[in-house]
Context: one part of a larger RNA
């Protein structure tokens, strides 16, 4: 000097990102216990008191023929200590919010959470040789199950609810018309040449059938175009101008655009840039916190919206208790380091 423990005057969070760490609390018995609530809880809520040993008087149980032994328990009195759960083991508590209902699960080796899961809700597919998944296949799972079943996707207890838009994308259904592949195919054309014609005898022209080369009217399915449905499918949910007898505001009117223009609820939010918004509360003093307001840069309804008792090694704020966290440091014990041998 470092670490691991111990003690500390006065103060008591002034420390600090944060009471991190430490301290407090702690067992059993008795009394007592609020808001809220899904009536189960909350609750060991909170907050108090007692506890050793001795004597006396009871009560009950087991066993015993009985004496007795033993277990539990009540009352009264006394007595010693600073201290009687004398050591060890052994909850600090309360309040207000956020998120997630809950118990659970997770990044083996920096994240345990508000993430995942969950019971519950909804949609879609699937009639059994099921859908779906694995496999080239045989085959297997699904399932020795059968729509109160199975598979997929989203949401996530419970309560109150879940608005408008089908124009785009997707899905489902439809099929008159348009487009359309392979394939089929009438036909026209090119190449080749038996024959025919001409010939300067070298060849030139024409040219059936066959073979062949590319074209090709027309026929031709699904799909796409098209027509509908569907948002707890992917998703989306406006602007400008004017207007009331102070001012301000604008119930109201006009106009443009859209598939439709954001309903209920909530709102400076885990979402608010401006912003430490403004007002109120808490503090002597509060960029955080709580309650409001609404001007929502850029909330909003199963990408769920808003509440919610209980729960949480979750996150933020406040208080009581308590303390070496601090003012401000000191000493003690041990271990290491270091020095000497």
């Nucleotide at each position: 000097c470092a670490c691991u423990g111990g003690u500390u005057a006065a103060g008591g969070a002034a420390c600090u990102c944060u009471g991190c760490a430490a301290a407090u609390u702690g067992a059993c018995c008795c009394c007592g216990u609020a808001a809220g609530u899904u009536c189960g809880c909350g609750a060991u809520a909170a907050g108090g008191g007692g506890u050793g040993c001795c004597u006396c008087c009871g009560a009950g149980g087991g066993u015993u023929u009985a004496c007795g032994c033993u277990c539990u328990u009540g009352g009264a009195g006394g007595u010693c200590a600073c201290a009687g759960u004398a050591a060890a083991u052994c909850g600090g508590c309360u309040u207000c919010a956020g998120c997630g209902a809950c118990u659970g699960u997770u990044u083996a080796u920096c994240a345990a959470a508000a993430a995942c899961a969950c019971a519950g809700g909804a949609c879609u597919c699937u009639g059994c040789u099921a859908a779906c998944u694995c496999g080239u296949a045989a085959g297997a799972g699904g399932a020795u199950g059968u729509a109160u079943a199975g598979a997929g996707u989203c949401u996530g207890a419970c309560g109150c609810c879940u608005g408008c838009c089908c124009g785009g994308u997707g899905u489902u259904g439809g099929u008159a018309g348009g487009u359309u592949a392979a394939g089929g195919a009438a036909g026209a054309g090119g190449g080749u040449u038996a024959g025919c014609u001409c010939u300067u005898c070298g060849g030139a022209g024409u040219g059936a059938a066959g073979c062949u080369c590319g074209c090709a009217a027309c026929c031709g399915a699904a799909g796409c175009c098209c027509c509908a449905a569907u948002a707890a499918a992917c998703g989306g949910c406006g602007g400008c101008c004017g207007u009331a007898a102070c001012u301000a505001u604008g119930a109201c009117g006009g106009u443009c655009c859209u598939a439709a223009g954001g309903u209920a609820g909530c709102g400076a939010a885990g979402u608010u840039c401006c912003u430490u918004g403004u007002c109120g509360g808490g503090u002597a003093a509060g960029u955080u916190c709580c309650g409001a307001c609404c001007u929502g840069c850029a909330u909003g309804a199963a990408u769920g919206g808003c509440g919610u008792a209980a729960c949480g090694a979750c996150u933020g704020a406040a208080g009581c208790a308590c303390u070496g966290u601090c003012u401000c440091a000191a000493c003690c014990a041990g271990u290491g380091a270091c020095c000497c041998g």
Background:
A computed fold for a 341-nucleotide part of an RNA from a metagenome, annotated as large-subunit ribosomal RNA, domain IV. Rfam family: Bacterial large subunit ribosomal RNA. Gene Ontology terms of the family: ribosome and structural constituent of ribosome.